[in-house]
């Protein structure tokens, strides 16, 4: 520092998500060692057991209890033991006393608060133990605990009586002093301080322990107490700035409330608390939620953000709630009462007790440790002291909870060893990794040395002080002796020996790191996007690799990235986002000049800003964490000084902003009154006769009782045509239009520069008004329109569009309310910044003319348009009416959806769903904006196409049979594939066997076929014959006899492997169908665009054409079009046989049959013809159009030849070919059967339905093909399929081969026929091993449906359509009526593009991009 995610791509907006770093952490999986840190965040839930606050005998009375010493008794012979007495020493346990016990430890429940935090103040106060300083310490007196003794209770705990000490408690003296009056003085106002005062009056006490002297009384002296004062430390108490959470969907709150006056109270001020007076006080108040604050932690470049463990300050709690006593000091965690929950004891009468102290225990919880050792050290209580007490604390255990530090080996070492994995089978990779060869010894292991942490206490000695003393003491020095939990640790030595010491996470992208297997939208994965439906670097495993390491991931939390709340540092015309619009309060801002002043600002100096942390420096633990010492920092707060530009504020003064005033003007500004026509309705009346209305088309409906039409007359209400506007004018906005008058304190531009002098000026939260239309109330009014309602019609419905109507409301007026709208221009007013056009209004200027108008220039308002410059926007646009360039002020906005909804409160008569404000829980990974392509649908413009129209007396869809497909059937999916046009006479250019992939049966396993190894062979190839057999195939015989055995054959075996028409055409290659033979598709540079992208291919003409031209920010090229290729159709050169035969001779029944010719057709080659070249018109050109000439005229016709691309379009069954399957089978043989099965349906054809025809007889004219396992002529035999025979032909020669329609004669004469030609019978022919299933043809018989075909659909623009026959491929044979070719006969029609179907270019628009077969709302299930 960014990244991933909204699209087909692209730039914006916006959210989502990821990478940092952090922690009192849980969890999984692994854990070697050492330091230092840390560890109940949850039930302030309950709690067993222990311990956590006592000391003091030097304040007191006592004084168990042991141990002494004397004196006696009593037992013994004594030692001695037992007991009494008196006395020394001990010195428990109880009490009185006096200090502790208000700290030290815990823990955050309450509190939103002078609670903290800073920063000041108390002249309104307290203060125990401490330091200091001054005075005193006198002399009485009664008690009541212990204790005895009676006595109550289960206990707990008392009653009562009676003895007694004191530093316990009471009084008296004394007053240095203190506290009150009262006077004076200085201080800053004072009810205050401070000092002084001959004054008055209140006010104090206690001993203890030592040492000298003394018979004692008692003296002296030290030393701890003690009492009354000052003063200091140090601590507390009160008071105030200033900071310090969230909710206006809490707006009002308050009666001790706010002040006063007097009292009480308190250490002290103070409604702190009474009485009494006055009404006032508050304003982010009250009111709800959450919350211990701070130092600091953590994040961040910072500004902030988020937190408050651990350690330090404060505050606040002690089982809940409440209270006061003690004391300097509590309203008192391990004192007191009261009252309540719980617990536990109990004789049921009544007690007890408080772990948010250190350990535990139960619960809850995803979670958090020892009922350890010590007072050795550091603090603390108490004492004079030794000491005694300290669960404060030091110290260990326990948890990878954290940070750190080490280690788990180093060097050498290539057959790159073995296994693994991975393969393109070559190899790669783990990988110097390992063995292996030298080495080293951290740390742990084991032995042995060993501190530091010890200061203190302290016999005994020296000084010095104090004294009367060398005593006591106190103070300093020496000093033997003794104090250590941790510990025999920490450190250190030596000893053995690589021995005991690596693991988790990931590997699509982001984000560093890929292959194999297994899975098969299954089992899973996943922070976001998103993997996974048979080739998954996303799943699960394994190999590798990447990261990081005693940890590694994961979950959760913050802060960061997020400039996504923007102070720093954002935004609002279309992405959220300007309030309908004025007025106006508070509050924000605000012209010039000048002076002051010192608010804010700036600068210095000073206090404070606790220490820990943080940063530097520096030092100790071997280093590091840590931990010690300095500095710096703490961006604040307070004081003094000082500075004047800015800003505030005073004060003077100007005129440009702004108001006044005069002046002559515009206008649909507003309000109110009154007038006018036109039109429509209705009423009446003339004329007048069957319709009108209305629609897509109808219908209700009006009409013969007279409509509609028409011409008179009479009313009613509503609304104002053309002037009137390329959009003119007014209003703030809604808005505002017939015509006069009136009002108008409306509003305004312009001129004059006359006044005023900056408070009048700018916006404006709340407030107040206005505010279309629709709707509400009420009271007129109602022609016409018309919610609702009725009715006729669409429609599957039709509670709608459409139509009707004596259709209500409201539309119209008064008066009152609602208060929204796509109330739209972009909030409002200033400044400033290039043009160019037109209305509207003022005003000056020239001219003109007397004037006025008109036209010109010019100024100043206000209005429209246009194109841009700079600029600015995502971009589209804006652009002096900014959306540009500034400063001020107010509204609003922060992902979509839920939702302007619920709830709540305001406003309203109501308003079903009124307004205004205005949320969450879910829930998604987007939602949006502009703008580019490209495609579809619709909309517009050009154009093409047998697309449609005009047409074939056309075809098909009706009949029959052929053929292929679906279904059905079946042992056989009666093999498979191929399904809109682009599947169905398609793969099939040939299913009886074979094919053959299907089924049934019989068989074979190294195989029918390929390669390799071994052993055999009188080789093998070949030919024969036996038995079985339905064959294959099994079991065995024989002829033959090349070649000369390392070959090659064959057989046998064994495994590598053959072998598969098994799967997957959504893994593939090739091929191929379609759009389409449509006229397109691109690229390179250049320009334009932030981007995609565009431009070039647009535009205008033309073309069959992106074919040319022309213009053009584009020039050039590519793939396509066209042309080059072939056929065809005119000529010409060359050749001239198997083709030809004009002219010449021969010569036949007949015939180029013969000699000859080369002219003509033909045939093969090559060449030439056509190019809008010429002519007229027409055009800038390109072209068009007519015409000539020409065999052929405008690409002459025909064909090959298919641009980038679409369909995951066909095809693993033609072949090839990944992966995956099967191996005595899914492989390979062989028999027979199926692929032909038939209630049905569809597609493609034949043949017909007849006289343009049918048979029957004659006769005529092609072009292209094929023949050697063929083609087969003449001749004979059959009615005829066909046979027989074999002349000729490897073909311009011979065959096949008769061409048919056709032309001519003839019979039939409109019918189921002399149509038609199925089906059936019965007899042949032919190919074949073999025509049953299941062949084709020929005769005879038989003669079905069928009289031209709903809807509706295909072909086809000329030698084409129709018709007509002939050839070939495949083939033994044939289903062939198909296919692929080729001649013969040969039309019609084209007005024209409005529709239909496609298909091309622009061009609009779009929520679509799997792309209109799209997206998508609702509704049922």
């Nucleotide at each position: 520092a960014g990244a991933g995610u909204u699209u087909g791509a692209u730039c914006c907006u916006g959210g989502c998500u990821c990478a940092g770093a952090a922690c009192g952490a849980a969890c999984g999986c692994u854990g070697g060692u050492a330091g230092c840190g840390u560890g109940g965040a949850u039930u302030a839930g309950g709690c067993a057991u222990g311990c956590a606050a006592g000391u003091c005998g030097a304040a007191c009375g006592g004084g168990a209890u042991c141990c002494g010493a004397c004196c006696g008794a009593u037992a013994g012979c004594a030692a001695u033991a037992u007991u009494g007495g008196u006395u020394g020493g001990u010195g428990a346990g109880a009490g009185u006393g006096g200090c502790g016990g208000a700290u030290u430890g815990g823990g955050g429940a309450g509190g939103a608060a002078c609670a903290c935090g800073u920063g000041a103040g108390c002249a309104a106060c307290c203060u125990g133990c401490c330091u200091u300083u001054g005075a005193g310490u006198u002399g009485g007196g009664g008690a009541a605990a212990a204790c005895c003794a009676u006595u109550g209770g289960a206990a707990a705990c008392g009653a009562u009586g009676g003895c007694u000490a004191a530093u316990a408690c009471c009084g008296g003296a004394u007053g240095u002093g203190g506290c009150g009056c009262c006077c004076g003085a200085u201080g800053a106002c004072a009810u205050c301080a401070u000092c002084g005062g001959a004054g008055c009056g209140c006010u104090a006490a206690a001993g203890g322990g030592g040492g000298c002297c003394g018979c004692a009384a008692g003296g002296c002296u030290c030393u701890c107490g003690c009492u009354c004062g000052g003063a200091g430390a140090g601590g507390g108490g009160c008071u105030c700035g200033c900071g310090c959470a969230c909710c206006a969907u809490c707006a009002g709150c308050u009666u001790g409330u706010u002040g006063g006056c007097g009292g009480g109270g308190u250490a002290a001020c103070g409604g702190c608390c009474c009485a009494c007076c006055a009404a006032g006080g508050c304003u982010u108040a009250c009111g709800g939620u959450u919350a211990g604050c701070u130092g600091g932690u953590c994040u961040g470049a910072g500004a902030g953000g988020a937190u408050g463990a651990c350690c330090a300050g404060c505050c606040c709690c002690a089982c809940u709630g409440g209270g006061a006593c003690u004391g300097a000091g509590a309203u008192a965690c391990u004192g007191c009462c009261c009252a309540g929950a719980c617990u536990c004891c109990u004789a049921c009468g009544g007690g007890a007790g408080g772990c948010u102290g250190c350990a535990g225990u139960c619960g809850a919880g995803g979670a958090u440790c020892a009922u350890u050792u010590g007072c050795a050290a550091u603090g603390g209580g108490c004492g004079a002291a030794a000491g005694c007490c300290u669960g404060a604390c030091a110290a260990u255990g326990c948890g990878a909870c954290g940070c750190u530090g080490c280690g788990u080996g180093g060097a050498g070492g290539a057959u790159g060893a073995a296994g693994g994995c991975c393969u393109u089978c070559g190899g790669g990779u783990u990988g110097u990794a390992a063995a292996c060869u030298c080495c080293u010894g951290u740390c742990a292991u084991a032995a042995g040395g060993g501190a530091a942490c010890a200061g203190g206490c302290g016999a005994u000695g020296a000084u010095a002080c104090c004294u009367a003393a060398u005593a006591c003491g106190u103070a300093u020095c020496a000093a033997a002796g003794u104090u250590g939990a941790g510990u025999g640790u920490a450190c250190u030595u030596u000893a053995a020996g690589a021995g005991g010491a690596a693991g988790c996470g990931a590997c699509g992208g982001c984000u560093a790191a890929c292959u194999c297997u297994g899975u098969g939208c299954c089992a899973g994965c996943a922070g976001c996007c998103g993997c996974g439906g048979u080739a998954a670097u996303a799943c699960a495993g394994a190999g590798g690799u990447c990261g990081c390491a005693a940890g590694c991931g994961u979950u959760g939390u913050u802060c960061g990235g997020a400039u996504u709340u923007a102070c720093u540092g954002g935004g609002c015309g279309u992405a959220a986002a300007g309030g309908g619009c004025g007025c106006g309060u508070a509050g924000g801002c605000g012209g010039u000049a000048u002076u002051g002043c010192g608010u804010g600002u700036c600068a210095a100096g000073u206090g404070u800003g606790a220490a820990a942390u943080c940063u530097c420096c520096g030092g100790g633990c071997u280093c590091a964490a840590c931990c010690c010492g300095g500095a710096a920092a703490g961006u604040g707060c307070g004081c003094u000084u000082g500075a004047a530009a800015c800003u505030a504020c005073a004060a003077u003064a100007c005129u440009u902003g702004a108001g006044u005033c005069u002046g002559g003007g515009a206008g649909a500004g507003g309000g109110a009154a009154u007038c006018g026509g036109a039109a429509u309705u209705c009423a009446g009346g003339g004329u007048g006769u069957a319709g009108c209305g209305g629609u897509g088309a109808a219908a209700u409906g009006c009409g013969u009782u007279g409509a509609u039409a028409u011409c008179g007359u009479a009313u009613a209400g509503a609304a104002c045509a053309c002037c009137g506007g390329a959009g003119g004018g007014c209003g703030a906005a809604g808005g505002c239009g017939u015509a006069u008058u009136c009002c108008u304190u409306g509003a305004u531009a312009c001129a004059g520069c006359a006044u005023u002098g900056a408070c009048g000026c700018c916006u404006g939260a709340g407030g107040c008004g206005c505010g279309a239309a629709a709707g509400u109330c009420g009271g007129g009014g109602g022609a016409g329109c018309a919610a609702a309602c009725a009715g006729g019609a669409u429609u599957a419905g039709a509670u709608a569009c459409c139509c009707u109507g004596u259709g209500u409301a409201g539309u119209c007026c008064c008066g009152a309310c609602c208060u929204u709208a796509a109330a739209c221009g972009g909030g409002c007013a200033c400044a400033c910044u290039g043009g160019g056009g037109g209305g509207g209004g003022g005003g000056c200027c020239c001219a003109u003319u007397u004037c006025c108008c008109c036209c010109g220039g010019u100024c100043c308002c206000g209005u429209c348009c246009c194109c841009u410059a700079g600029g600015u926007u995502a971009a589209c646009g804006c652009g002096u009416u900014a959306a540009g360039u500034g400063g001020c002020c107010c509204g609003c906005c922060g992902g979509g959806g839920g939702a302007g909804u619920a709830c709540g409160g305001c406003c309203g008569c109501a308003a079903a769903g009124g307004c205004c404000u205005a949320a969450a829980a879910c829930u998604c990974a987007a939602a949006g904006a502009a703008a580019u392509g490209a495609c579809g649908g619709g909309g517009g413009g050009c154009c093409c196409g047998c697309a449609c129209a005009a047409g074939c007396a056309g075809a098909g869809g009706g009949a029959g049979c052929a053929u292929g497909u679906g279904g059905c059937u079946u042992a056989a999916u009666u093999u498979c594939g191929a399904u809109g046009c682009a599947a169905c006479g398609c793969g099939a250019a040939g299913a009886a066997c074979c094919u053959u992939a299907c089924c049934u049966g019989g068989a074979u396993u190294u195989g029918a076929c390929a390669u390799c190894g071994u052993c055999g062979g009188c080789a093998a190839u070949g030919c024969c014959c036996u038995a079985u057999g339905a064959a294959a195939g099994u079991a065995g015989g024989g002829c033959g006899g090349a070649g000369g055995u390392u070959a090659u054959c064959c057989g046998a075996u064994a495994g590598a492997u053959a072998g598969g028409u098994g799967u997957u055409g959504c893994a593939u290659g090739g091929c191929u169908g379609u759009c389409g033979u449509c006229a397109g598709u691109u690229c390179g540079u250049g320009c334009c665009g932030u981007g995609a992208g565009g431009u070039g291919u647009u535009u205008g003409g033309u073309u069959a054409a992106g074919u040319c031209c022309a213009c053009c920010a584009a020039c050039g090229a590519a793939c396509g079009c066209a042309a080059c290729c072939c056929c065809u159709u005119u000529g010409g050169u060359a050749u001239g046989u198997u083709g030809c035969c004009a002219u010449c001779a021969g010569g036949u029944a007949a015939a180029g049959c013969u000699g000859g010719g080369a002219a003509c057709u033909c045939g093969u080659a090559c060449c030439a013809u056509a190019c809008u070249g010429c002519c007229u018109g027409u055009u800038u050109a390109c072209g068009c159009a007519g015409g000539a000439g020409g065999a052929a005229g405008g690409u002459g016709g025909g064909g090959a030849u298919g641009a980038c691309g679409u369909c995951a379009a066909g095809u693993c069954a033609g072949u090839a070919u990944g992966g995956c399957c099967c191996u005595u089978a899914c492989a390979u043989c062989c028999a027979g059967g199926g692929c032909u099965g038939c209630a049905c349906a569809c597609g493609u054809g034949c043949u017909a339905c007849a006289a343009u025809g049918g048979c029957c007889g004659g006769u005529a004219c092609a072009g292209a093909g094929g023949g050697a396992c063929g083609c087969g002529a003449g001749a004979c035999c059959g009615c005829a399929a066909g046979g027989u025979g074999g002349a000729g032909c490897c073909a311009a020669u011979c065959c096949c081969a008769g061409a048919g329609a056709g032309c001519c004669g003839g019979c039939c004469u409109c019918a189921g026929u002399u149509c038609a030609g199925a089906u059936c019978g019965g007899g042949g022919u032919c190919u074949g091993c073999a025509a049953c299933c299941c062949g084709a043809c020929c005769c005879c018989g038989u003669g079905a449906a069928g009289u031209c075909g709903g809807a509706u659909u295909u072909g086809c623009u000329a030698g084409u359509a129709a018709c007509g026959g002939c050839g070939u491929a495949u083939c033994a044979g044939c289903u062939a009526c198909g296919a692929c070719g080729c001649c013969g006969u040969g039309a019609a029609u084209g007005c024209g593009u409005u529709c239909c179907c496609g298909g091309g270019c622009c061009u609009u628009g779009u929520a679509c991009u799997c792309a209109c077969c799209g997206c998508c709302g609702g509704u049922c299930a």
A computed fold for a 1421-nucleotide RNA from an uncultured bacterium, annotated as small-subunit ribosomal RNA.